[in-house]
RNA sequence: GCCGGCAUAGCUCAGUGGUAGAGCGAAGGACUCAUAAGCCUUAGGUCGGAGGUUCGAUCCCUCCUGCCGGCA
Numbered sequence: 001g002c003c004g005g006c007a008u009a010g011c012u013c014a015g016u017g018g019u020a021g022a023g024c025g026a027a028g029g030a031c032u033c034a035u036a037a038g039c040c041u042u043a044g045g046u047c048g049g050a051g052g053u054u055c056g057a058u059c060c061c062u063c064c065u066g067c068c069g070g071c072a
Base pairs, nucleotide, nucleotide: 001071002070003069004068005067006066007065010024011023012022013021018055026042027041028040029039048064049063050062051061052060
């Protein structure tokens, strides 16, 4: 230099056009003499940034940034 992949909650990841989810973690509740486990509930997201397409974009297109891999 060229090509490809990834970027979504505190962490690991789903979601591939129509109001953004799970597990773990956090907080609270109930239970218990008490604690733990298990149970119930809740909070937590400008979906990496900018533009474009569309009635509508996490999703499609372009550029940028960061990380990973391949080729030279």
The RNA shown here (transfer RNA) has 72 nucleotides and comes from a Patescibacteria group bacterium. Lineage of the source: Bacteria > Bacteria candidate phyla. The coordinates come from a structure-prediction model, not an experiment, and the mean pLDDT is 84.